[in-house]
Context: one part of a larger RNA
């Protein structure tokens, strides 16, 4: 634009894609089979591999805005502390949140169908015999389901619930056209479970979206300062201290104000 009024929502599957793997050990059963030697189909059960998804409670790994140590140099007048620049975040040591795998959890279930190759039954033609001509079983990791994901532009545009109602003008009373609404939408705005932008999803003062405070949580590793010891380097103590990015909770402090647009009139 379209799905013969305009919205909001739940849906059915035409149709498409995904996915299909493999072992090994108990068992049946040392059975059947085999002189033996060795050694089973079927059927139960348990455990792995490789792949696949999904997730972060664990167990790691990152985590250049988080904490500590540490050398040069500058700067706060100096000490002490503190912040800067360089050199790969200087160099190291840990490490939230998030994202991740080496970490979890989950999948490959059918005693469903129809067949292939192959094995039958019943049987003629051709008195036999023959699985086939008639008619009829059984059989794969393969097909169709069945699982899981899309899916009505399926233009064959399906269904269902629900909500808005029949408004003013122009035009012949009509087809058409303009307007202002309804129901709902969207501009805009504060964001994230979404994202390069768009889209998406939640918020918008009748509000906890955000930042900020507050308090947990969790990381770092015991601040500055003071005092005692000890010549000194240092160490204990005040003191599980100081300081903290992304987490959880509470709180209108800031900021999500105003507001404007669109959107039916129906064969």
């Nucleotide at each position: 634009c379209g799905c013969a009024a305009g919205a909001g929502a739940a849906u059915u599957g035409a149709g498409a894609g995904g996915a299909g793997c493999c072992g090994u050990c108990c068992u049946u059963a040392g059975u059947a089979c085999g002189a033996g030697a060795g050694g089973a189909c079927c059927g139960g059960g348990a455990c792995g591999g490789a792949c696949c998804a999904a997730c972060c409670a664990c167990c790691g790994g990152u985590g250049u805005a988080c904490g500590a140590g540490u050398g040069g140099u500058g700067u706060c007048g100096c000490c002490a502390g503190a912040u800067g620049c360089c050199a790969a975040u200087g160099c190291u040591c840990g490490g939230u949140a998030g994202c991740u795998g080496c970490g979890u959890u989950g999948g490959g279930a059918g005693c469903g169908g129809a067949u292939a190759a192959g094995c039958g039954c019943u049987g003629a033609a051709a008195g036999c015999a023959u699985a086939u001509a008639a008619g009829u079983g059984c059989g794969a990791a393969g097909c169709c389901c069945a699982c899981c994901u899309c899916a009505a532009g399926a233009u064959g545009a399906g269904u269902u619930c629900u909500c808005u109602c029949a408004c003013u003008c122009c035009g012949u009373u009509a087809a058409g056209g303009a307007g202002g609404u309804a129901a709902g939408a969207g501009c805009c705005c504060g964001u994230g479970u979404a994202g390069a932008u768009a889209a998406u999803a939640c918020g918008g003062u009748u509000g906890a979206u955000a930042g900020g405070c507050u308090a947990c949580a969790g990381g770092u590793a015991g601040a500055a300062g003071g005092u005692u010891g000890g010549u000194a380097a240092c160490a204990g103590c005040c003191g599980c201290a100081g300081c903290c990015g992304a987490g959880u909770a509470g709180u209108a402090c800031u900021a999500a104000u105003a507001g404007c647009u669109c959107g039916a009139g129906g064969g």
The part of an RNA shown here (large-subunit ribosomal RNA, domain VI) has 267 nucleotides and comes from a metagenome. The RNAcentral record of the full RNA draws on SILVA. The prediction has a mean pLDDT of 87. It matches the Rfam family "Bacterial large subunit ribosomal RNA".